[in-house]
RNA sequence: GUUGAUCUGGCUCAGAUUGAACGCUGGCGGCAUGCUUUAACAUGCAAGUCGAACGGCAGCACGACGUGUAGCAAUACACGUUGGUGGCGAGUGGCGAACGGGUGAGUAAUACAUCGGAACGUGUCCUGUAGUGGGGGAUAACCAAUCGAAAGAUUGGCUAAUACCGCAUACGAUCUACGGAUGAAAGCGGGGGACCGCAAGGCCUCGCGCUAUAGGAGCGGCCGAUGUCCGAUUAGCUUGUUGGCGGGGUAACGGCCCACCAAGGCGACGAUCGGUAGCUGGUCUGAGAGGAUGAUCAGCCACACUGGAACUGAGACACGGUCCAGACUCCUACGGGAGGCAGCAGUGGGGAAUUUUGGACAAUGGGCGCAAGCCUGAUCCAGCCAUGCCGCGUGAGUGAAGAAGGCCUUCGGGUUGUAAAGCUCUUUCGGCGGGGACGAAACGGUCCGUGACAACACCACGGACUAAUGACGGUACUCGCAGAAGAAGCACCGGCUAACUACGUGCCAGCAGCCGCGGUAAUACGUAGGGUGCAGGCGUUAAUCGGAAUUACUGGGCGUAAAGCGUGCGCAGGCGGCUCCUUAAGUCAGAUGUGAAAGCCCCGGGCUUAACCUGGGAACUGCGUUUGAAACUGGGGGGCUAGAGUGUGGAAGAGGGGGGUGGAAUUCCAGGUGUAGCAGUGAAAUGUGUAGAGAUCUGGAGGAACACCGAUGGCGAAGGCAGCCCCCUGGGCUAACACUGACGCUCAUGCACGAAAGCGUGGGGAGCAAACAGGAUUAGAUACCCUGGUAGUCCUAGCCGUAAACGAUGGACACUAGGUGUGGGGGGAGUCGAAUCCCUCUGUGCCGCAGUUAACGCGUUAAGUGUCCCGCCUGGGGAGUACGGCCGCAAGGCUAAAACUCAAAAGAAUUGACGGGGGCCCGCACAAGCAGCGGAGCAUGUUCUUUAAUUCGAUGCAACGCGAAGAACCUUACCUGGACUUGACAUGGUGCUGCAAGCGCACGGAAACGUGUGACCUUCGAGGGUGCACCACGGAUGCUGCAUGGCUGUCGUCAGCUCGUGUCGUGAGAUGUUGGGUUAAGUCCCGCAACGAGCGCAACCCCUGUCCCUAGUUGCCAGCGGAUAAUGCCGGGGACUCUAGGGAGACUGCCGGUGACAAAUCGGAGGAAGGUGGGGAUGACGUCAAGUCAUCAUGCCCCUUAUGUCUUGGGCUACACACGUGCUACAUUCGCCGGUACAGAGGGCUGCAAACCCGUGAGGGGGAGCGAAUCCCAAAAAGCCGGCGCCGGUUCGGAUUGGAGGCUGAAACUCGCCUCCAUGAAGGCGGAGUUGCUAGUAAUCGCGGAUCAGCAACGCCGCGGUGAUACACUCUCGGGCGUGCACACCCGCCC
Repeated sequence: GUUGAUCUGGCUCAGAUUGAACGCUGGCGGCAUGCUUUAACAUGCAAGUCGAACGGCAGCACGACGUGUAGCAAUACACGUUGGUGGCGAGUGGCGAACGGGUGAGUAAUACAUCGGAACGUGUCCUGUAGUGGGGGAUAACCAAUCGAAAGAUUGGCUAAUACCGCAUACGAUCUACGGAUGAAAGCGGGGGACCGCAAGGCCUCGCGCUAUAGGAGCGGCCGAUGUCCGAUUAGCUUGUUGGCGGGGUAACGGCCCACCAAGGCGACGAUCGGUAGCUGGUCUGAGAGGAUGAUCAGCCACACUGGAACUGAGACACGGUCCAGACUCCUACGGGAGGCAGCAGUGGGGAAUUUUGGACAAUGGGCGCAAGCCUGAUCCAGCCAUGCCGCGUGAGUGAAGAAGGCCUUCGGGUUGUAAAGCUCUUUCGGCGGGGACGAAACGGUCCGUGACAACACCACGGACUAAUGACGGUACUCGCAGAAGAAGCACCGGCUAACUACGUGCCAGCAGCCGCGGUAAUACGUAGGGUGCAGGCGUUAAUCGGAAUUACUGGGCGUAAAGCGUGCGCAGGCGGCUCCUUAAGUCAGAUGUGAAAGCCCCGGGCUUAACCUGGGAACUGCGUUUGAAACUGGGGGGCUAGAGUGUGGAAGAGGGGGGUGGAAUUCCAGGUGUAGCAGUGAAAUGUGUAGAGAUCUGGAGGAACACCGAUGGCGAAGGCAGCCCCCUGGGCUAACACUGACGCUCAUGCACGAAAGCGUGGGGAGCAAACAGGAUUAGAUACCCUGGUAGUCCUAGCCGUAAACGAUGGACACUAGGUGUGGGGGGAGUCGAAUCCCUCUGUGCCGCAGUUAACGCGUUAAGUGUCCCGCCUGGGGAGUACGGCCGCAAGGCUAAAACUCAAAAGAAUUGACGGGGGCCCGCACAAGCAGCGGAGCAUGUUCUUUAAUUCGAUGCAACGCGAAGAACCUUACCUGGACUUGACAUGGUGCUGCAAGCGCACGGAAACGUGUGACCUUCGAGGGUGCACCACGGAUGCUGCAUGGCUGUCGUCAGCUCGUGUCGUGAGAUGUUGGGUUAAGUCCCGCAACGAGCGCAACCCCUGUCCCUAGUUGCCAGCGGAUAAUGCCGGGGACUCUAGGGAGACUGCCGGUGACAAAUCGGAGGAAGGUGGGGAUGACGUCAAGUCAUCAUGCCCCUUAUGUCUUGGGCUACACACGUGCUACAUUCGCCGGUACAGAGGGCUGCAAACCCGUGAGGGGGAGCGAAUCCCAAAAAGCCGGCGCCGGUUCGGAUUGGAGGCUGAAACUCGCCUCCAUGAAGGCGGAGUUGCUAGUAAUCGCGGAUCAGCAACGCCGCGGUGAUACACUCUCGGGCGUGCACACCCGCCC
C1' cells in the first nucleotide's frame, strides 16, 4: 500500500553483509584484500645440486717447468708446456625434479566429509641384525669424418666410475614336491702410532656411503557404511552385464582382464537419462531451526593448449619430461623444425571491474652437498588502489555590538549564530633538522668435557667464550624547530523515515524503493537559505540472508479467501487392541576413541589503543567402540476377546439385472355429426382451415413417460433409482446366543463404476427439441416471444470419462450439554385390542450449550477436542493454455509450464449511496377541479448573431420582469477621439512658495484642459494655510469564487443529525435512534442493554381573530345642551367604534366511544376561537469545489505617462431566428354610456396640494390647508340602478402608423412618458406538452409605496373588495423509515 473503514494474500521498505563496480569528494597511519569475465601470449626469471662417485680441462686463478726480454742479481714481464692445485663449462653417474607454486575446465561420484576395514607398497629418516670378498666387458665426453639452413643426426676410433654384468658368500628373505633350490653389494673422504711398500698406497681407525633383512614412523594405494543440488514433461536400465570355477595381471583385493558355466544385477527408499556444480573446515545472515555461499587461510580432489598413451622412478601416467594425433602461433634455404604463463611480473583481448616486467635470500621453509655453499618469483619485504576493517587529525578556551553578508518575514523581527572576527592557548598528523632500533643466533672459530678409537689426531655430542651476517631501511621509535599554520565531504528533508521555507517551472522540464508528485500559491521537479543523517568518506547499482509464520521441522493451511481426487475396491507403504515370556534394532545412561590446524566463544599476553597477532581453555550439537537399563516402539514365541468377521431368527426399502403386463394422455390414420374459423401473443404475424379445420363421437396405429399415493419419506459408494407382476441378485438394520481370534484402518501406482451431451453399429421415432427456416420485437436482434422442424432424446452391444460430479465440507476411530420432529427394528409400562408413555440401536432434519471461526456460520451427521492414513494449496492475469508424453474413432480428456504483464486479484462483514426490487408513511405529488402557460400582439429578460462597443456577472430544478427598488447625459464598468502623470482620492517626509493655487477676467478648445493676467493670514517665531518639485506611495469594476472571509441559494420547515457513559463486536461499527402503537413532528406512550444529554421539532416573539382594564386627541358621538340648508360643526362625554399599552382566553381541560388500564384518536358539549385557530419571523448535522474577488473584505499574481484619472460623442435600446416570464385580448358571467355605494394600507416641505378659473384632454393658472388619526394625494374598482350594443373580426380587440399637443429635464435624433383626433393589425380560447392553487385560498377587482427630475412599471413589494371547486390513495414525481448489490460518488459498473 487493495477499502469510506476490517480479515486472506501478494508487492515494497527500514537491518546486516560483499574479492565488488559506478558518481561526487579525498589529510595521515596500521592490518588485510585485489581478473568473480575469454581465450591467446612478446620478454625476463620461477629446479637444481654434488669434483667428498667418474673420465676429464673449454674458460678463470695459482703452482711447476721451458724459452725469450730487461736487469749484475734477487726479481719482473711475455710466450709456450704441464690437471700438479683451487676450482669447473659440457659430459657419465647420484639425488632432486611426483615437493613447493597456480587454476577450478571436468567431475553428482573412480570425488568430498565422517566413521570403520584388510589383501598392500614405501626413496630419504629411526631402531635392530648380518654383510660390504673377487672379477669382467662396454659407453658418453673427447678425436676424426660425413649429412643438414637449422634443430640435430650418422659412421669410425680411445677411455673412467658409487654407470653396467657375472662369480663367491647368505644371518634374515623368496620359492618348495620339505629332499632342497634361488637371489646382494661400491666405494669415497679425513686422520694416523707400529708394520709393509720405490711410490701410489696397503694396514688401522673415524665419518659418509652400499647390500640383505626384521620392525617403526610418516606417506601412499584399495574396500565398505552413512551423508552430499535440480528435473518423472527422463520409468525402466544392464551382456563383462550379476554371480561361480579356473587362469592372467597388479604392490595389493576385485570382471581389473580372459575362457567356460549359470541367468542374473539395479530401480518408485527414484535406477537410467538430462541440467547444474570442484568438496570440506568455514564464510554471510538468522533468536534459533534454517537459508545462501565455498575469494583470501587450511585439508582433500581434479587439471596443466585439446585428446590419447606409456616410459623412467620408492613415488607420475608427470604444469616448466617423452611419444602420437589435433587446433593455434613462430622459424625456414620449403626439404624440415620449434612452442605451450591455470608459476612471478608483464602484454593484448574480454569486461562494470582487479596492482610492479620491484628488492632480497637477512628471516622461515625446501632441494643438493660432509661442509663451506649454490639454487629457491616458495617465502620475507617494498610499490599501486579509500577495496575493506581499525585508529588519528582537520584545533581548544573565551567571545553579543547577537557585527556584516545571505535567507525568510505578519516589516515588529526571526535565522545562519558563539558561528565568524577579536583575545588567550595547544602543536597530534603533515613539513624541516638530529639520534636511531627489535627482528640475529644458529652454522663457523677457540677452549673444555664426554663418547668412539691404539690415539693427546680426526669425528660426534654437550658447555663456555667469541668473529661475521639485515632485503625491509636511515624504516619504526624518539628529540628539537616554526606556526592555527597544510587537511570535509556526501546523501537526504511528502508518508513509510530523522529533517521546511522561499523562488523558478506550470501534466512542461523532470522525480520515483512502494504509495505516488508536476495541469499558476509544488515542504515530492530545479535552485537557494536552513535543517537531518553519516563522515575520509557518502550515495547509487548488483548480489545474499533477514524481516517472510510468504514452503510453516521448530512454525501455516484446504465449507465461502488459493486448496478434499466424482465415487469405491485394493497391492506396496504408513499406522495399529489386552496380557505374559524373551530379544536388544530403535531409545536412554556411563566410559572411551575420534571429531586436523586456523576460525567463532571465554580468560590472558604483544604492538601507545584498536583492527591485527599470539598462549591456554571451552566448543566442534557428529560418528565409532564398549558396558549397562528394558518402561515405550520394533523382532520372536504363548495366551485373551472389548476391534474385525462368520453362523441363527426377524423386519424395511423407487438398491441392481432380466422377462412380462396395464391404464390415462399427446400425435397420427379411417369413418360419422357439423360450420367458419382455429391456433398463437403484451399485441400481432408466420402457420392451419370451405379440397371441411377446430369442436364432438366411434374404431385403429405407434412410441415414450408413469398423475394421485409422494413426504420436511426410503434405498444406494457415488452417478443415480418411481405404474403393476414374476425370476435372479448386492448391501444395510435389529435381537439373542455360538464360533474365529487382531484376521484391522488408510491407501501413491493400479483396477472398477461414473449424470447429461457427444461418437460409431443396427433398430425405433408419439411427444419434445440444438442446428435450420419463417413471423414478430428492436437502432440492430445471428436472442428472449410465436409457427414449424432435423440430429438427438428410446432400444442394442461398444466408446467417451467429464459436470456448480456440491454438504463447494476425503476416510476411519474415540471423546465432548441438551431440546424437538421423522424413517426402520427391539424391550418395558399400559390396553380386550389400540392410543399413549418410558428405555435402547440405527438412519435422516431443525434449534441450540461449551468450544471453534476472518466473519458468516458449524455445533454428537462438527467446521469442537484428539490419533492415524491419503489427496491438495502458496498473489492476479497469461492458463488448466503451449510443447512433450499417455488415453480416445473423433470430439476431446489426463498430466502440465514459461516469456510477458499488473499492485493488486479475492473472502466475509460494516456504513452509505443506488435499483426500470419489495413493504410502510408523507407532500397540490397524482387524481378531482378552478385559472393559466404553450397559438396572437405588445412588454421584459436570455441565447445566437451583429457591432468600434453592443461592459460584466447569473446557466437544470435552485439562470432567464435575475444583480437592476428607474441605462436620454450622469449612472457606466464598454467603444471612439482629445487630455493628465504623486495623479480624481489618503497619509508621511524633504526643499521651495506671493501671482504659486483657488477665485475673477481674457484667449484657444467639443469639453476636459492649456496659456496669460489681477490682493494671503499672523501673536512677526519664517508660524499657519496654499500650491510646486522630489521620495515613500496612491489607484485598478484587472485575473483567480477551484486560494478565502462574509453573505446567499438548494435539498427543506424535510424530521432528522449527533454526543457522553455503559453494553455487544478482533474490527470497521452496532446498540441508544430498531420494534408495537401514535403524531404535523426522533410528537408522545409502551417495550427493549441500554441510561442520559445536545443541535433540530414544539413552545417562548410579532401580526390577526373574542373579551376585559387603563388612557381619550387630531379619532368616536349613544345620552344631554347649542348652531346650521347640511356636516362631531360647538359645549361636553368615554358608553360604542377605533387608537395603543396591559391582561384574560384553548389545556384534549370536560363527557362518550375506540385503544393495551398508555400515548393517542373519533364524536360531542361549552366557547369568539378546538385539537398546531390563521399568517409571519425562526432553516439542525450536512450536501452541491452551488453563487458572488462587480456590494464589502482579503491572500497571491499582473498594470504604473497606464489595465490608473478626466472629458466629448456613441454604446449597454442593434435583430434572421429561438426560449423564459408577464400584460392585453379573442368578447354577452361581455363592451360602452349615465347615475350611485362601500375599503385597507400607505406617502407628502427641493413635497402633497384643496377650492376656484382655462383646456375635449394630458395639463396650465391658482394657492387655502398640511411636516399631517386634523390638510392633501383620493376618483377606490369590480358591485348596484338605468340605457344601448346581439354573434358580425363586431360598439370585441387594441397593435401599428399619420397628425396635433402636454410634462420633466442643459438636452427627449439615436432613446422618455402622457393626452386628443385619425388609423384599426394579429387574434375565433390555442399541438405535443406543461404551471399554480385546498379557504377568505384559487380566480377576479381596484388602491398604495419604494427607486425616481422624468420614465419605458404590464415589473417588484404591500393593501383591501367580491369570492369558488375537491375530500380518494391505483398510478407519476419528490422525500422519510426497515431489506439486495461485483457501486464507493468529481464522471456508477462493464466486454
Predicted 3D model of a 1391-nucleotide RNA (small-subunit ribosomal RNA) from an uncultured bacterium.